[in-house]
Molecule: Purine riboswitch aptamer
Organism: Alkalicoccus saliphilus
RNA sequence: UUAAAACAAAAAAGAGCACUUCAUAUAUCCUUGAGAAUCGGCUCAAGAGUCUCUACCGGACCACCUUAAAUGGUCUGACUAUGAAGGUGGUUUUUCUCAGG
Numbered sequence: 001u002u003a004a005a006a007c008a009a010a011a012a013a014g015a016g017c018a019c020u021u022c023a024u025a026u027a028u029c030c031u032u033g034a035g036a037a038u039c040g041g042c043u044c045a046a047g048a049g050u051c052u053c054u055a056c057c058g059g060a061c062c063a064c065c066u067u068a069a070a071u072g073g074u075c076u077g078a079c080u081a082u083g084a085a086g087g088u089g090g091u092u093u094u095u096c097u098c099a100g101g
Base pairs, nucleotide, nucleotide: 011095012094013093014092015091017089018088019086020085021084022083023082024081025080026055030047031046032045033044034043035042040065041064049056057077058076059075060074061073062072063071
């Protein structure tokens, strides 16, 4: 000087992953067909909705329906897509410092 391997401590930056929060979409909203239940109030399919892929329901409470075919209201809960921010934790790269061979 060059190459390879191992160990310890500290700091900074970039990239990417995960997480959290905020924002936008969509209101987990609306319309219809068939089937089913009635100590029950659901299942399947289709349409529409989004600069948009997916999803489009669960639970509780109140009301309503008295054997019939139709549920309603309120509260609460995300998932998915995109953007931004935040801190934390791994991964990777670079820089700096220390020690040994």